[in-house]
């Protein structure tokens, strides 16, 4: 100098990712609520407990009448396995107490996906909005190898792989 290991450090992709708050629509004239009429006995997943003939679950008409989660705006903040998503352990909430069930959500461990975006299909969902999964199709970025062009500069076409990748760097180690 150059390979090649191992731990750092700093970066790129771009309609790039996540997050909390706010604004704005919708959710919806829905839950729920008062009052009048009906109706007559027990509502809800199970059991207590309360509540109930001074009328229960329901029904019908007038009155009043949300919220959440998801979504759009411009900014902020964290960021480039940024995140997302099966499985598996172990909690927490959704309670008037114990149970089932589900949905959220913590923390751990494992596998998958570079990334965007159109389509379909399944699931959530009030939605035709939006997300997620899986299939295919375009785009992209990075390395590789092939060819072909340039001529001191790094182009254009193929293919083919994955982020435990990829460029740039510094320490340490080991060959040369």
């Nucleotide at each position: 100098g150059g390979a090649u290991g191992a731990a750092g450090u700093a970066g790129a992709g771009g309609u790039g990712c996540g997050g909390g708050a706010g604004u704005c629509a919708a959710a919806a004239g829905u839950a729920c609520u008062u009052u009048c009429a009906g109706g007559g006995a027990g509502a809800g997943u199970g059991g207590u407990a309360c509540c109930a003939a001074u009328g229960a679950u329901c029904u019908g008409a007038a009155g009043g009448g949300a919220a959440a989660g998801g979504g759009u705006c411009a900014a902020c903040c964290g960021c480039c396995g940024a995140a997302g998503u099966g499985g598996g352990a172990a909690g927490a909430a959704c309670u008037a107490c114990c149970g089932g069930c589900g949905u959220u959500u913590u923390u751990c461990u494992u596998g998958c996906u570079g990334g965007u975006c159109u389509u379909a299909u399944a699931c959530u969902g009030a939605a035709u909005a939006a997300g997620u999964u899986u299939a295919a199709g375009a785009c992209u970025g990075u390395c590789a190898c092939c060819a072909a062009a340039a001529a001191u500069u790094a182009u254009u076409g193929g293919u083919g792989g994955a982020g435990a990748g990829c460029u740039a760097u510094c320490u340490c180690g080991u060959c040369u």